Background
Predicted 3D model of a 99-nucleotide RNA (Bacterial small signal recognition particle RNA) from an uncultured Actinomycetes bacterium.
[in-house]
């Protein structure tokens, strides 16, 4: 000096961490304009019975609120964990050549 390789460095990507939206889940939730059931009362009927249906109750849409875990998605120099690439520089090992 050349060449091959490794490390530092950089990039991409994957994974993890963190954060956020949403989902899941719980609660609440419709004076009437959701559903069901419908006391009382009302209507029809000679009666048997039927009809509509307020309140109440139950379920729930939208919405609102709330934990942990899990899932999808998104993001971040958080990690130096995996994989691949890069040539400029630094360090290092082998081989060859020269002095």
């Nucleotide at each position: 000096g050349g060449u091959c390789g490794g490390g530092c460095c950089c990039u991409g990507u994957g994974c993890a961490a963190c954060u956020g939206c949403g989902g899941c889940u719980c609660g609440u939730g419709a004076a009437c304009c959701g559903a069901g059931u419908c006391a009382g009362g009302g209507c029809c009927g000679g009666a048997a019975g039927g009809c509509a249906g307020c309140a109440g109750c139950u379920c729930u849409c939208a919405g609102c609120g709330g934990a942990a875990c899990c899932c999808u998605c998104a993001g971040u120099g958080u990690g130096c964990c995996g994989c691949a690439g890069g040539u400029a520089g630094c360090c290092u090992g082998g081989c060859c050549a020269u002095c």

The sequence was found by an Rfam model in a public genome assembly. Rfam family: Bacterial small signal recognition particle RNA. From the family's description: The signal recognition particle (SRP) is a universally conserved ribonucleoprotein involved in the co-translational targeting of proteins to membranes. Rfam classes the family as a non-coding RNA gene. A reference for the family is Rosenblad et al. (2003), "SRPDB: Signal Recognition Particle Database", Nucleic Acids Res. The coordinates come from a structure-prediction model, not an experiment, and the mean pLDDT is 77.